Bacterial RNase P class A from a Myxococcota bacterium, 440 nucleotides, folded computationally. A source record names the gene rnpB. The organism belongs to Myxococcota, within Bacteria. The sequence is in RNAcentral, with records from ENA. Of the family's consensus pairs, 90% are formed in the model.
[in-house]
RNA sequence: GGAGUGGGCCGGGUGUCCGCCGGUGGGUUCGCCCACGGGAGGAAAGUCCGGGCUCCACAGGGCAGGUUGCCGGGUAACGCCCGGUCGCGGUGACGCGAAGGCAAGUGCAACAGAAAGCAGACCGCCAGCUGAGGCUCCGGACACCGGUCGAGGCCAUCCCCGCGCAAGCGAGGUCGAGCGUCGACGAGGCCCGGCGGAGGUCACUCCGGGCAAGGUCGAAACGGUGGAGUAAGAGCCCACCGGCGACCCUGGUGACAGGGUCGGCCAGGUAAACCCCAGCUGGAGCAAGGUCGAACGAGGAGCAGUGGGUUGCCCACCCCAUGUCUCCCAGGUGGACUGCUCGAGGCCGUCGGUGACGGCGGCCCUAGACGAAUGGACACCGCCCCGCGAAGGGAGACCGACGCGGGGAACAAGACCCGGCUUAGAGGCCCACUCCGACC
Numbered sequence: 001g002g003a004g005u006g007g008g009c010c011g012g013g014u015g016u017c018c019g020c021c022g023g024u025g026g027g028u029u030c031g032c033c034c035a036c037g038g039g040a041g042g043a044a045a046g047u048c049c050g051g052g053c054u055c056c057a058c059a060g061g062g063c064a065g066g067u068u069g070c071c072g073g074g075u076a077a078c079g080c081c082c083g084g085u086c087g088c089g090g091u092g093a094c095g096c097g098a099a100g101g102c103a104a105g106u107g108c109a110a111c112a113g114a115a116a117g118c119a120g121a122c123c124g125c126c127a128g129c130u131g132a133g134g135c136u137c138c139g140g141a142c143a144c145c146g147g148u149c150g151a152g153g154c155c156a157u158c159c160c161c162g163c164g165c166a167a168g169c170g171a172g173g174u175c176g177a178g179c180g181u182c183g184a185c186g187a188g189g190c191c192c193g194g195c196g197g198a199g200g201u202c203a204c205u206c207c208g209g210g211c212a213a214g215g216u217c218g219a220a221a222c223g224g225u226g227g228a229g230u231a232a233g234a235g236c237c238c239a240c241c242g243g244c245g246a247c248c249c250u251g252g253u254g255a256c257a258g259g260g261u262c263g264g265c266c267a268g269g270u271a272a273a274c275c276c277c278a279g280c281u282g283g284a285g286c287a288a289g290g291u292c293g294a295a296c297g298a299g300g301a302g303c304a305g306u307g308g309g310u311u312g313c314c315c316a317c318c319c320c321a322u323g324u325c326u327c328c329c330a331g332g333u334g335g336a337c338u339g340c341u342c343g344a345g346g347c348c349g350u351c352g353g354u355g356a357c358g359g360c361g362g363c364c365c366u367a368g369a370c371g372a373a374u375g376g377a378c379a380c381c382g383c384c385c386c387g388c389g390a391a392g393g394g395a396g397a398c399c400g401a402c403g404c405g406g407g408g409a410a411c412a413a414g415a416c417c418c419g420g421c422u423u424a425g426a427g428g429c430c431c432a433c434u435c436c437g438a439c440c
Base pairs, nucleotide, nucleotide: 001436002435003434004433005432006431007430008429009428010427012381013380014379015378016377017376018375020039021038023036024035025034026033027032041411045422046421048420049419050418051417052416053285054284055283056282065281066280067279068278069277070084071083072082073081074080085099086097087096088095089094100276101275105274106273107270108269122215123214124211125210126209128207131206132205133204135199136198137197138196139195144194145193146192147190148189149188152182153181154180155178157177158176159173160172161170162169163168223241224240225239226238227237242266243265244263245262246261247260248259249258250257251256289338290337291336292335299329300328301326302325306321307320308318309317345364346363347362348361349360350359351358352357383408384407385406386405387404388403389402392399393398
C1' cells in the first nucleotide's frame, strides 16, 4: 500500500417564530389564559419466542396435543446469550450447523439405468456335468421335402409278335407310329442331407446355468489396495488401511478425545416422513382487570287512590289488576377515573468470573397519548454528490487543498412493561485481528 475478518458507536447541530400532548405553579368572567420545564428508536417495526402483571380454571398421576433436542454454564425465563465438543467451508483472521435415534418398526425416492433395498444382469467373463442344432463316422430310403447334375420320360390307342375261324385274349417292344401325352414353372438321374445310431468339440446360434472383477446409468449401485484362490469370480479366505459394533484403559464435570483387545459385522439416503426416546408445557389477554356511574325503557321496594275478600260500618290486615309518583334499591350502557409507567430501570466506579453475567457503592428519574401529540417555516454551520475554476503533485494518464454555483440526506415512529430473535437501513467514526506485496 492492497484485500479482508470480528466487535463497538453515531444516526446532523445551533438560533428565532408559529403550532401539538402531558406535568408543575399562578390567574380566571370557569369558556379558558399566562409562565416554567418535559416529550420516540436502534430498530419504537414484524408480533416470532420467553417472562412480569391481571382474570378464569385447577387434588395427584397417566394418555392425547403442542414444543424443544451435542455438552456445561448464565438468566425471572427462553427456541436467547456465553464458553466448549463434533462436522462442514475458508490460505488465514473467522464463519455456518433443528447437531438425539434410520444397527426399533412402517414408509418414500422424479429422470436415467440391467438393477434403488432381504438389489440386479444390458455389455462382459466362465462352464454344459446325459441340453438342442451345426461338425465327424456308420446305417437306411427315393413316396415326399431340401440340395446337386441338367433333357429327356411315359404308352391307354394303333402297329409288330404268339394263340384263336372270328370276336378277342396274352406277353413284350419306342434305335415302331402318333396333328398322342408330360417336361427348363425342371424330365429323368445321383444318393449329399432331412430319418436312426455312435462320437467329439464347444462359445458360432438357441436353451438352461455360474459370476459380479471390468464397462455402462445415476445425486446415490453393498468398503479400498495387494495377494491367495477359482472354470471365471467374489470378504469366499489372508495381510494392511478405513468404517461400525462390543468390552476395557487413560484424560475431561460433560459433549468428547487418545489408546488397546475382539468380531468379516461392511449395516446406502431420508425423521423441517410417520414414528421412537428424553426434557418442558393449563387458558385468555391492558379491548386483561378494578372503581364511580347520566338519560330512556324494563325489574324490585315504598306511598296514595280505585276494585275484590274478612265485616253491619270505619280503621287495620290480605289478594289480584291497573295507574301515577318517589328516583329509594339492584344491575349496568354511553361516559369518566384507574391499571399507567420507579423498573428483572439507567449511568459511573469497583470486586469476582475466560465470558455471558453477578455482588457492592455512588449518582439520576428519562413520553404516557386513546379518531391517538412530538410538526412546520426561515437563517447559519457541518456531511455527501455533480459542474466550473484552481494553488500544488505526477514522466504521463490523472489526482487535487481551496473558492463559486446547483442538488441531496436512509430505514422508520410508542400504545401495559421488560428480556431476546428476525427483518429494514443513506452516510460516517473507532478498536482489535488476518492474508498478500514492497522497502528498511